[in-house]
Context: one part of a larger RNA
RNA sequence: GAACGAACGCUGGCGGCGUGGAUUAGGCAUGCAAGUCGUACGGUUCCCCCUGUUUUUUUAGGGGGGAUAGUGGCAAAAGGGUGAGUAAUAGAUGAGUAACCUGCCUUUGAGUUUGGAAUAACCCCGAGAAAUUGGGGCUAAUACCAAAUAUUGCCCCCCGACAUUAUGUCGGGGGAUGAAAGAUGGCUUAAUUCCGAGCAAUCGGAAUGCUAUCGCUGAAAGAGGGGCUCAUUUCCUAUUAGCUUGUUGGUAGGGUAAUGGCCUACCAAGGCAAUGAUGGGUAGCUGGUCUGAGAGGAUGGUCAGCCACACUGGGACUGAGACACUGCCCAGACUCCUACGGGAGGCUGCAGUCGAGAAUCUUUCGCAAUGCCCGCAAGGGUGACGAAGCGACGCCGCGUGGAGGAUGAAGGUCUUCGGAUUGUAAACUCCUUUCAGUGGGAAAGAAAUCCAUUGAUAUUAAUAGUGUCAAUGGUUGACGGUACCUACAGAAGAAGCCCCGGCUAAUUACGUGCCAGCAGCCGCGGUAAUACGUAAGGGGCGAGCGUUGUUC
Numbered sequence: 001g002a003a004c005g006a007a008c009g010c011u012g013g014c015g016g017c018g019u020g021g022a023u024u025a026g027g028c029a030u031g032c033a034a035g036u037c038g039u040a041c042g043g044u045u046c047c048c049c050c051u052g053u054u055u056u057u058u059u060a061g062g063g064g065g066g067a068u069a070g071u072g073g074c075a076a077a078a079g080g081g082u083g084a085g086u087a088a089u090a091g092a093u094g095a096g097u098a099a100c101c102u103g104c105c106u107u108u109g110a111g112u113u114u115g116g117a118a119u120a121a122c123c124c125c126g127a128g129a130a131a132u133u134g135g136g137g138c139u140a141a142u143a144c145c146a147a148a149u150a151u152u153g154c155c156c157c158c159c160g161a162c163a164u165u166a167u168g169u170c171g172g173g174g175g176a177u178g179a180a181a182g183a184u185g186g187c188u189u190a191a192u193u194c195c196g197a198g199c200a201a202u203c204g205g206a207a208u209g210c211u212a213u214c215g216c217u218g219a220a221a222g223a224g225g226g227g228c229u230c231a232u233u234u235c236c237u238a239u240u241a242g243c244u245u246g247u248u249g250g251u252a253g254g255g256u257a258a259u260g261g262c263c264u265a266c267c268a269a270g271g272c273a274a275u276g277a278u279g280g281g282u283a284g285c286u287g288g289u290c291u292g293a294g295a296g297g298a299u300g301g302u303c304a305g306c307c308a309c310a311c312u313g314g315g316a317c318u319g320a321g322a323c324a325c326u327g328c329c330c331a332g333a334c335u336c337c338u339a340c341g342g343g344a345g346g347c348u349g350c351a352g353u354c355g356a357g358a359a360u361c362u363u364u365c366g367c368a369a370u371g372c373c374c375g376c377a378a379g380g381g382u383g384a385c386g387a388a389g390c391g392a393c394g395c396c397g398c399g400u401g402g403a404g405g406a407u408g409a410a411g412g413u414c415u416u417c418g419g420a421u422u423g424u425a426a427a428c429u430c431c432u433u434u435c436a437g438u439g440g441g442a443a444a445g446a447a448a449u450c451c452a453u454u455g456a457u458a459u460u461a462a463u464a465g466u467g468u469c470a471a472u473g474g475u476u477g478a479c480g481g482u483a484c485c486u487a488c489a490g491a492a493g494a495a496g497c498c499c500c501g502g503c504u505a506a507u508u509a510c511g512u513g514c515c516a517g518c519a520g521c522c523g524c525g526g527u528a529a530u531a532c533g534u535a536a537g538g539g540g541c542g543a544g545c546g547u548u549g550u551u552c
Base pairs, nucleotide, nucleotide: 001552002551003550004549006548007547008546009545010544013398014397015396016395017394018393019391020390026354027353028352030351031350032349035074036073037072040071041070043068044067045066046065047064048063049062050061051060052059081309082308083307090234091233092232093231094230095229096228097227100226101225102224105222106221107220108219110217111216112215113147114146115145116144122137123136124135125134126133127132153177155175156174157173158172159171160170161169162168182214183213184212185211186210187209191208192207193206194205195204196203197202235281236280237279242272243271244270247269248268249267250266251265252264253263254262284306285305286304287303288299289298290297291296311332312331313330314329315328334345335344336343337342362388364387365386366385370384371382372381373380374379401431402430403429404428411422412421413420414419435493437488438487439486440485441484445479450474451473452472453471454470455469456468457467458466459465496541497540498539499538500537501522502521503520507536508535509534510533511532517524518523
């Protein structure tokens, strides 16, 4: 000199953009932070319409709409937080996987057949203070189970090609084995059948069927995601020199999606280490950030990638994915409820509170936008996110007026008493009105989705329905009556802090008298202190200025 997630002292007008629990990974009151689907299912309940019944009240059937506890599906493994642990089961970079997995999404091609037994909800009877829970009876499904079939997959056998020569890959043939679920629209003279009306033509309704959309099953490929392996590299310490028995390797088996002492049995006696093993200390790693001419040094807050953790320790279940922050079980500490028998909880989510600390914010608004989850959709949810609030914590911008104005006024200070200085500074005259204030107008962020109409096109038996595209109109804003524009009034509301011995820009007077005090270093102060305190003057920076801390 530069920098900071800073703190402290004095001072403080406005705006924009950032940023804000670094200490106790200490304890937490309260609210919210993960739901959604009725186009999977049986019910319950409310409203409206039609037909019938009923003197009224009422009640039966059909249709439409709303709500939904429960069964079921998907999500809940994401998003959000923190850095305790971890010196390598981690991170970074680069390879390998012929040793692997992959829900949703995309593409291709094949299928979606026939049956069955339950169970919650509901009803009845109980237990318990509660949390919760037992027995009996009924019922549904895209819940569960069995069977059939198999393009193809897995396993076995045969043949061929390739090949990095491997316990390999690919292709062909044979055998055995393995699956599924429906929902919602449209049509039903394009085809078949049935019912009603009618002489018939025909009309109305229904089933099969056809068709469309969303699904379901198994398979191949892709994308994206993940698992595992290897190489290089990543702090201090030798006042840590030897460490290791599943240890090192082999065989066999188990286990896993998969290799492997990952685990087990047996066999061998190995493996690592001054190129620092083992132990101890410290620490999340990186892109980056700060500094520096660079080399380097320091650092890892915000943002982004990876890892780890979720009261402490352990464990598995479900699932494509977890050994799961707001899931489950066990043990422990702590807190709370209790009828003393027993139960409930986990802010290192957003706010907020106590504590400790030099120190770090609102118990705000909104899903309008961007994303994510669910849903055919409408839509619902989202403390992610978008916004507003607080803090000069940082960076940047703006203002606190401009021009003129010499009896160089008064006052202050110094004085050699002549004067000098404060000083064009003020007063005074003319002008302007940024920002703040008051009033008026007023956005972009919104494009979609959806609805209505029209047209084209695809599908199809179809001029039906549905999808796609285009046009027109309508619908959606937390911020916010905000930004911005404009009018009004008046210089009006807006300057401090540090320093002045040398380093280092800037000096005099008074007070004090080795006292009181100053100080980054050298050093000042003991009666003329440019170094202490005050004043005047001066210098520096300026909504800041100094001090302290830390890094280069």
A computed fold for a 552-nucleotide part of an RNA from a Candidatus Omnitrophota bacterium, annotated as small-subunit ribosomal RNA, 5' domain. The sequence was found in a public genome assembly. Lineage of the source: Bacteria > Pseudomonadati > Candidatus Omnitrophota. It matches the Rfam family "Bacterial small subunit ribosomal RNA". Its family is annotated with ribosome and structural constituent of ribosome in the Gene Ontology.